Record summary:
Model confidence (mean pLDDT): 85 of 100. The part of an RNA shown here (small-subunit ribosomal RNA, central domain) has 355 nucleotides and comes from a metagenome.
[in-house]
Context: one part of a larger RNA
RNA sequence: UUGGGUCUAAAACAUCCGUAGCUUGUUUAGUAAGUUCUUUGUGAAAUCUCAUGUCUCAAGCAUGAGGCGGGCAGAGAAUACUACUAGGCUAGAGACCGGUAGGUGUAAGGAGUAUGUUCGAGGUAGCGGUUAAAUGUGUUAAUCUUGAGCAGACUAACAAUUAGCGAAGGCACCUUACAAGGACGGAUCUGACAGUGAGGGAUGAAGGCCAGGGGCGCAAAACGGAUUAGAUACCCGUGUAGUCCUGGCAGUAAACACUGCUCACUAAACAUCGGGCCCUCUUCGGGAGGAUUCGGUGCUGAAGCGAAGGCGAAGAGUGAGCUACCUGGGAAGUAUAAUCGCAAGGUCGAAACUU
Repeated sequence: UUGGGUCUAAAACAUCCGUAGCUUGUUUAGUAAGUUCUUUGUGAAAUCUCAUGUCUCAAGCAUGAGGCGGGCAGAGAAUACUACUAGGCUAGAGACCGGUAGGUGUAAGGAGUAUGUUCGAGGUAGCGGUUAAAUGUGUUAAUCUUGAGCAGACUAACAAUUAGCGAAGGCACCUUACAAGGACGGAUCUGACAGUGAGGGAUGAAGGCCAGGGGCGCAAAACGGAUUAGAUACCCGUGUAGUCCUGGCAGUAAACACUGCUCACUAAACAUCGGGCCCUCUUCGGGAGGAUUCGGUGCUGAAGCGAAGGCGAAGAGUGAGCUACCUGGGAAGUAUAAUCGCAAGGUCGAAACUU
């Protein structure tokens, strides 16, 4: 390399958009590049096969015929498939319209409880903390009760053990504005406009970095008290970055369903969410129940698959298209070079040696 693979053994990029490329619905006509057939030329000699000859034989050598020579070039023909050109179609895709579900996003405004703090009033000796204590705090009046103000953070119950939305990260107090996407139904329009996607671009938790604000609580680092043989910890008291906001950077996670995306096909049962359609009941409602269909989220399970665990129309089944990645363990996601970054570091990524 081929073959074989990628849930758990090595291996699906964090996610999406998208350039080149690869792949691509249906139909008519044309062309004939790929493709197929015929034919011509060429494809050195030696080597190979057969025959004959010749060294006394043989090996060898010579002559003749055949074969080999992935092929290349010219001419002629065919047109199923692919391709190309021109023209149609509507089943893919998109647009449009209708009602619709939603913690989807961005911005603004408002609310709520708790916490902390300041002030006023009441009140007196403890409070706090732990297995037990101590550090700490308190007669300059704490803890506690009560009233008022201020501040920053957060959003209980509802809430689900299987709900919803989003490409992923993620998203939950309420209202408004502006955006975006989805499923369903209609079948008005476009007419293959599609799938995937090397490079590329955008988004991307927490933590981190830069500048400016903010700082209640919590809390790396740090300090003190305990515990202990020791205790650079677990427990307790403090406490700075940070956590919050605005604008930039960074670009990684067990970024996990450890499962790439798209399309077609292949038993059933049950639950639940959204839409359509039909039926029954009805106190006529924002009601209750049932059948069916499309789309989502789950749970059992036939066939099938799998080394097994298990998966099973939401495949890890049967096929098709495209991409990424893997090739014993360690050294090592290290070194070096390159590149990105303010830095931290990221991306790409070996070998010697060892086993």
The full RNA is in RNAcentral, with records from SILVA.